RNA sequence: GCAACGCGCGCGGGAGAGAGCGGGCCUGCCAGGGCCCGCCGCCGAAGGCGCAACCGGCCCCCGGAAACGCUCAGGCAAAACGGACCGCGCGCGGAUG
Numbered sequence: 001g002c003a004a005c006g007c008g009c010g011c012g013g014g015a016g017a018g019a020g021c022g023g024g025c026c027u028g029c030c031a032g033g034g035c036c037c038g039c040c041g042c043c044g045a046a047g048g049c050g051c052a053a054c055c056g057g058c059c060c061c062c063g064g065a066a067a068c069g070c071u072c073a074g075g076c077a078a079a080a081c082g083g084a085c086c087g088c089g090c091g092c093g094g095a096u097g
């Protein structure tokens, strides 16, 4: 001086799906808006669960395992929030190498 890779942080990008119906409450009334409950329809990219292609082991058993599947959670006008994943940067580890 030092890589792949792992974790954390910051920045940028980042999809999908009803401005649904009914009731109640708040905003003095109407309109509009917001919140709660119920019902139906939908989404799949936080998380969770499942199968297993695949990988590993002490191998007819066990473990790991997806962007696949399920939709429990979450979400379904715009905005905001969230958002797997990708890129860049920084820090730590990797490195008793």
Base pairs, nucleotide, nucleotide: 002097005093006092007091008090009089010088011087012086013085018040020039021038022037023036024035025034026033027032041076042075043074047072048070049069050068054064055063056062057061